Description
A computed fold for a 73-nucleotide RNA from a Steroidobacteraceae bacterium, annotated as transfer RNA. It matches the Rfam family "tRNA". The coordinates come from a structure-prediction model, not an experiment, and the mean pLDDT is 81. The RNAcentral record of the sequence draws on ENA. Taxonomically the source falls in Steroidobacteraceae (Bacteria, Pseudomonadota, Gammaproteobacteria, Steroidobacterales).
RNA sequence: GCCGACGUAGCUCAAUUGGUAGAGCACGCGAUUUGUAAUCGCGAGGUUAGGAGUUCGAUUCUCCUCGUCGGCU
Numbered sequence: 001g002c003c004g005a006c007g008u009a010g011c012u013c014a015a016u017u018g019g020u021a022g023a024g025c026a027c028g029c030g031a032u033u034u035g036u037a038a039u040c041g042c043g044a045g046g047u048u049a050g051g052a053g054u055u056c057g058a059u060u061c062u063c064c065u066c067g068u069c070g071g072c073u
Stems, first nucleotide, its partner, number of pairs: 001072007010025004019056001027043005049065005
């Protein structure tokens, strides 16, 4: 330099052919316990890497940029 995959909550990952963004762990509060752990309930946490385009509507489709990983030279 060329090609491909990926980027979503603090972490690991979902989200079907475009239609209200969720789960587990972690975190906070509460219940239980003499107390802690474990368990149970509730809650908070997201400009979906950034920008532009298409569309009534974009995590999803198109283009550019950035980053990570892999392959080729």